Molecule: c-di-AMP riboswitch aptamer (ydaO/yuaA leader)
Organism: Blastococcus sp. DSM 46786
RNA sequence: CGCCGAACUCUGCGGUCUGACCGCCGCGGGGACCGGGGACCCAAGUUUCUGGGGUGAAUCCCGCCUGCGCCUCCACGGGCAGGCAGGUAGGGCACGUUCCGGCCCGAACCCGUCAGCUGACCUGGUAGGCG
Numbered sequence: 001c002g003c004c005g006a007a008c009u010c011u012g013c014g015g016u017c018u019g020a021c022c023g024c025c026g027c028g029g030g031g032a033c034c035g036g037g038g039a040c041c042c043a044a045g046u047u048u049c050u051g052g053g054g055u056g057a058a059u060c061c062c063g064c065c066u067g068c069g070c071c072u073c074c075a076c077g078g079g080c081a082g083g084c085a086g087g088u089a090g091g092g093c094a095c096g097u098u099c100c101g102g103c104c105c106g107a108a109c110c111c112g113u114c115a116g117c118u119g120a121c122c123u124g125g126u127a128g129g130c131g
Base pairs, nucleotide, nucleotide: 001131002130003129004128008031009030010029011028012027013026014025015024016023032126033125034124035123036122037121042116051114052111053110054109055108060087061086063084064083065082066081067080068079070078071077090105091104092103093102
């Protein structure tokens, strides 16, 4: 400087450093952006242990291997857990008038039996990662 993402910006007080600023730390306030809850109406007519739900692009499918004192006594088969590989709904970057194609991601976490939409209202976040 640029990218993913809401994750940016202004400012008050105190402390620290200094001759003084700048900077740094702590506690606050505002703007902006993002998320959750939450009426009438609408939707749904409930299927609530086969729990349900939220943030997010991150869903779904097939194959192989290993393990199990599981189904069962055995084989085949099934189930559960883990691992490997492939694809996919979807998403990002660059180019770009359009067409055509290139590269990459396709995770992780949270609520806690509970939530459709939803005005007023209530409430939370402003991280992290990468070139």